[in-house]
RNA sequence: GCCCCUAUAGUUCAACGGAUAGAACGCAACCCUCCGGAGGUUGAGAUUCCCGUUCAAAUCGGGAUAGGGGCA
Numbered sequence: 001g002c003c004c005c006u007a008u009a010g011u012u013c014a015a016c017g018g019a020u021a022g023a024a025c026g027c028a029a030c031c032c033u034c035c036g037g038a039g040g041u042u043g044a045g046a047u048u049c050c051c052g053u054u055c056a057a058a059u060c061g062g063g064a065u066a067g068g069g070g071c072a
Stems, first nucleotide, its partner, number of pairs: 001071007010025004018055001027043005048064005
């Protein structure tokens, strides 16, 4: 320098172009309990960025950024 893959919650992962983007672990509050690090209930929390296509984009197209891999 060229090519390919990946980017969603604090972490690990889901989500046919269409429902309020969902789950586990973690976190917070409350309940329970002699105590809680066990158990129960509830809650907060994310689509890397820009542009485009579409009635509608996490998803499709282009570019950028970051990470990984291959070739030279």
The prediction has a mean pLDDT of 82. Predicted 3D model of a 72-nucleotide RNA (transfer RNA) from a Pseudomonadota bacterium. Its Rfam family is "tRNA". The sequence is in RNAcentral, with records from ENA.